[in-house]
Molecule: c-di-GMP-I riboswitch aptamer
Organism: Pseudomonadota bacterium
RNA sequence: CGCCUGCAAGGGCAAACCCGUCGAAAGGCGGGGACGCAAAACUUCCGGGCUAAAGGACAAUUCCUAUCCGACUCCAAAGUCGGGCGCUAGCGGGGUCGCCAGG
Numbered sequence: 001c002g003c004c005u006g007c008a009a010g011g012g013c014a015a016a017c018c019c020g021u022c023g024a025a026a027g028g029c030g031g032g033g034a035c036g037c038a039a040a041a042c043u044u045c046c047g048g049g050c051u052a053a054a055g056g057a058c059a060a061u062u063c064c065u066a067u068c069c070g071a072c073u074c075c076a077a078a079g080u081c082g083g084g085c086g087c088u089a090g091c092g093g094g095g096u097c098g099c100c101a102g103g
Base pairs, nucleotide, nucleotide: 003103004102005101006100012037013036017032018031019030020029021028022027035090041096042095043094045093046092047091048088049087050086055064056063057062068083069082070081071080072079073078
């Protein structure tokens, strides 16, 4: 330095739930709280899952859409314009960095 393992010590994080707060929602953040976690540290690159404000469909309950929706260029392709492009890293994979002990 790399890989593997996790029975110690000292520490770390914090599910559900409750309160506050931001958000249309999913959900985030702060406080309390611990189900768990050796990467439960960081990162949406890949797959999955969640939500649907804006947009579209319907008479309507509702439904579709997050490489999406609408308009225009005759159609397609392609382009231009307008709007949107959210959440989950504690769903998995990849990438980055990393504490202690043993082998």